This is a predicted structure of a 692-nucleotide part of an RNA (large-subunit ribosomal RNA, domain II) from an algae metagenome. The RNAcentral record of the full RNA draws on SILVA. The prediction has a mean pLDDT of 83.

Context: one part of a larger RNA
RNA sequence: GCCUACGAGUUACUCCUCAAUAGCAAGAUUAAGUUCUUAAGGAACGUAGUCGCAGCGAAAGCGAGUCUGAAUAGGGCGUAUAGUUAUUGGGGGUAGACGCGAAACCUGAGUGAUCUACCCAUGGCCAGGAUGAAGGUGCCGUAACAGGUACUGGAGGUCCGAACUGGUAAGCGUUGAAAAGCUUUCGGAUGAGCUGUGGGUAGGGGUGAAAGGCUAAUCAAACUGGGAGAUAGCUCGUACUCCUCGAAAUGUUUUUUGGAACAGCCUCGGUAUAUAGUGUCGCAGAGGUAGAGCUACUAAUUGGGUAAGGGGGUGUCAAAACCUACCGAACUCAGAUAAACUCCGAAUGCUGCGUACAUGUUCACCGGGAGUGAGCCCUUGGGUGCUAAGGUCCGAGGGCGAGAGGGAAAGAACCCAGACCAUCAGCUAAGGUCUCUAAAUAUAGAUUAAGUUGAACUAACGUGGUUCAAUCGCUAAGACAGCUAGGAUGUUUGCUUGGAAGCAGCAAUUCAUUUAAAGAGUGCGUAACAGCUCACUAGUCGAGCGGUUGAGCGUGGAUGAUAAACGGGCAUCAAAUCUAUUACCGAAGCUAUGGAUUUAUACAGUAAUGUAUGAGUGGUAGAGGAGCAUUCCAACAUCGUUGAAGGUGAGUCGUGAGGCUUGCUGGAGAGGUUGGAAAAGCCAAUGUAGGC
Numbered sequence: 001g002c003c004u005a006c007g008a009g010u011u012a013c014u015c016c017u018c019a020a021u022a023g024c025a026a027g028a029u030u031a032a033g034u035u036c037u038u039a040a041g042g043a044a045c046g047u048a049g050u051c052g053c054a055g056c057g058a059a060a061g062c063g064a065g066u067c068u069g070a071a072u073a074g075g076g077c078g079u080a081u082a083g084u085u086a087u088u089g090g091g092g093g094u095a096g097a098c099g100c101g102a103a104a105c106c107u108g109a110g111u112g113a114u115c116u117a118c119c120c121a122u123g124g125c126c127a128g129g130a131u132g133a134a135g136g137u138g139c140c141g142u143a144a145c146a147g148g149u150a151c152u153g154g155a156g157g158u159c160c161g162a163a164c165u166g167g168u169a170a171g172c173g174u175u176g177a178a179a180a181g182c183u184u185u186c187g188g189a190u191g192a193g194c195u196g197u198g199g200g201u202a203g204g205g206g207u208g209a210a211a212g213g214c215u216a217a218u219c220a221a222a223c224u225g226g227g228a229g230a231u232a233g234c235u236c237g238u239a240c241u242c243c244u245c246g247a248a249a250u251g252u253u254u255u256u257u258g259g260a261a262c263a264g265c266c267u268c269g270g271u272a273u274a275u276a277g278u279g280u281c282g283c284a285g286a287g288g289u290a291g292a293g294c295u296a297c298u299a300a301u302u303g304g305g306u307a308a309g310g311g312g313g314u315g316u317c318a319a320a321a322c323c324u325a326c327c328g329a330a331c332u333c334a335g336a337u338a339a340a341c342u343c344c345g346a347a348u349g350c351u352g353c354g355u356a357c358a359u360g361u362u363c364a365c366c367g368g369g370a371g372u373g374a375g376c377c378c379u380u381g382g383g384u385g386c387u388a389a390g391g392u393c394c395g396a397g398g399g400c401g402a403g404a405g406g407g408a409a410a411g412a413a414c415c416c417a418g419a420c421c422a423u424c425a426g427c428u429a430a431g432g433u434c435u436c437u438a439a440a441u442a443u444a445g446a447u448u449a450a451g452u453u454g455a456a457c458u459a460a461c462g463u464g465g466u467u468c469a470a471u472c473g474c475u476a477a478g479a480c481a482g483c484u485a486g487g488a489u490g491u492u493u494g495c496u497u498g499g500a501a502g503c504a505g506c507a508a509u510u511c512a513u514u515u516a517a518a519g520a521g522u523g524c525g526u527a528a529c530a531g532c533u534c535a536c537u538a539g540u541c542g543a544g545c546g547g548u549u550g551a552g553c554g555u556g557g558a559u560g561a562u563a564a565a566c567g568g569g570c571a572u573c574a575a576a577u578c579u580a581u582u583a584c585c586g587a588a589g590c591u592a593u594g595g596a597u598u599u600a601u602a603c604a605g606u607a608a609u610g611u612a613u614g615a616g617u618g619g620u621a622g623a624g625g626a627g628c629a630u631u632c633c634a635a636c637a638u639c640g641u642u643g644a645a646g647g648u649g650a651g652u653c654g655u656g657a658g659g660c661u662u663g664c665u666g667g668a669g670a671g672g673u674u675g676g677a678a679a680a681g682c683c684a685a686u687g688u689a690g691g692c
Stems, first nucleotide, its partner, number of pairs: 001692006011095003015092010027051003033045004055062002065077004098237002101234001105227004110223002117201009126191001128160003131156001135152006164188003169184004203219001205215003240627006250263005264372002266369006276362001277359004281354005291344001292342002298338002302334004309327002311324004375400010405416003420595004425591003431585003434569003440582001442581006453571002461556003465553010482540005488513003493507003519534001523532002596617009628681001630678007638670002646665008
């Protein structure tokens, strides 16, 4: 992992509440018990008690009233009659209360020191080698000591190193040979040494050269029995079918935020049927948003004018007076800001009314049962943030959640569209029609040359790429471009300067002359000249040329790890882009044909039900309805060695759970109908047991 079996809303109660059914009804009902009778059961009696028929008050008490109160006021709770007993079912309560699951807590003179910690008693063990303390002896030495020297001696938590004991480093081992080992290496090895045997200390206790270590592979409180099915707002699991409806992720409060209570939203039953509810239209309202505005306030704000006042200066102390490249209230002209400004002011939305139109109980109330109270994305009005976020917090709408199908290559939320079932029928939506791939290599016109583009997106700024439009000029009296020729003189204008001659700089009346035309000079150049060139002019040539503005498509800007961001192939008068047109494809949409089912209305029927016509039939949590199967019991009726159950094939019926028939196997019990009762349905719980 698979298979088989087992495996989770149960049971009890003088309990509470609601519904259905049945009895009786202002009453309903017996309990224990007694008697009778049975195969099991039952029947009668039994009125003790319970509930109801009256409430209010703390109570005395009063009573259809009563309490409060001074009150005959007001107010609170009552008064208008329906209950009760039994059974079944929904929910609650108390119990382990749907099942499994803690870590923990308490308790017993509970069990443990055969492991290990420390201690007590009594035993045992430590190859070999090295070092050579004190002391001693001889000799020397001293007045005597001291001292010296040689030998002797054999001390030590001394040294090296086996046994023994430990466990430093690395490797191996890591479903191991081993629930701590192996190999190499390493520490101690006469000591605070190691070790045998016997004994002692016990769980908030011991022991500890102290690591929260050890206390039997268990230690920040051992193990074992019990309280005990502790508790678990937590996690996981919770078993057959079909049908109807169908949520929520919000508000308030919460030692509350992954839990609850009440409300909201769902479902089922009941009561009411109207001027209900909802939408559209019409009419009438409230309002201060968007916008706008501000000599209409408040608060900010730029420039100009005017200007009270102030600063500075002059003034013979003071004053007057005068001056000013200063500041400047207020007023005024122009500009202009605001969520917490408003002289103004929409659209929507909201409220009310309507014998309007549409729909037709969808509304409301009462009662039973819930679930939900982590939401998320898109569009839009805002706050916050960086006018960041697949961010966060509100409002409005849609979707996902709980929604399948088609499109977007692929995709919860985008676009289209809401799946009862069947069909080898048709029409469409979004989106498509070269090919992969269903359908036009359609039609008409234009643009693009960048593979731009062809289904993610791309800026400021640049662009004589190209197309179109408008407008202003020049042009056969010859434009524009090219080529040929000229482009001069006063003059090297004046000033400046070392120089300044068209061309460093300053000034100018930038003037005049000759001219077809030629600036006191457009640029390059020189130290300054020179030189080249331009403006301007003539000739040649022979038809359009130039400027400005706007629009379309393109181009640079353009940088990420595969050619790797058209889905691929590939496509250029497109298979790209824009405009217009027709045809086709395309979904579980719509239609067609047949069928099932729910519900409303009508008709028929005692009813069950049937027929007709409408409207429906996506669905998680969840509510409601109807069924299938299993085991046992009762009654009735049956089957079976001429083959029961079970197993394994085939056929057939039912929307389905499932049923029936039959072949083979099997070898002794088993069904049907109507009721009743449950140890009543398994794929999941790191489920339990067995097998493979």